[in-house]
RNA sequence: CGCCGGACCUCGUGCGGUACUCAUCUCGCGAAUCUCCCCAGGGCCGGAAGGCAGCAAGGAUAAGCGGGCUCUGGUAGGUGCACGGGGUCCCCUUUUU
Numbered sequence: 001c002g003c004c005g006g007a008c009c010u011c012g013u014g015c016g017g018u019a020c021u022c023a024u025c026u027c028g029c030g031a032a033u034c035u036c037c038c039c040a041g042g043g044c045c046g047g048a049a050g051g052c053a054g055c056a057a058g059g060a061u062a063a064g065c066g067g068g069c070u071c072u073g074g075u076a077g078g079u080g081c082a083c084g085g086g087g088u089c090c091c092c093u094u095u096u097u
Stems, first nucleotide, its partner, number of pairs: 002093001005090012018076003022073002025068005035060003043052003
């Protein structure tokens, strides 16, 4: 110097776990109208059968607001394990000086 083995430190990746007054996640509320669905009554067209537009009511939601971390994502660490890389030290053996 090389090989085998070990110890310590450090970096990365993956899968978990914990925490968070986070959210594009979840639950609820939410347009009388410049949202949608469905449209009672009434209106219009038609000889009729029917059709058209569509107010109120009802429903679903948007912007937004409130609650929540159960799910999903995000953030954080002297978190757990595995794998890979780097640094230092030690040991066995061989060769050379």

Bacterial small signal recognition particle RNA from Umezawaea tangerina, 97 nucleotides, folded computationally.
Of the family's consensus pairs, 92% are formed in the model.
It matches the Rfam family "Bacterial small signal recognition particle RNA". Rfam's curators write: The signal recognition particle (SRP) is a universally conserved ribonucleoprotein involved in the co-translational targeting of proteins to membranes. By type it is a non-coding RNA gene.
The prediction has a mean pLDDT of 77.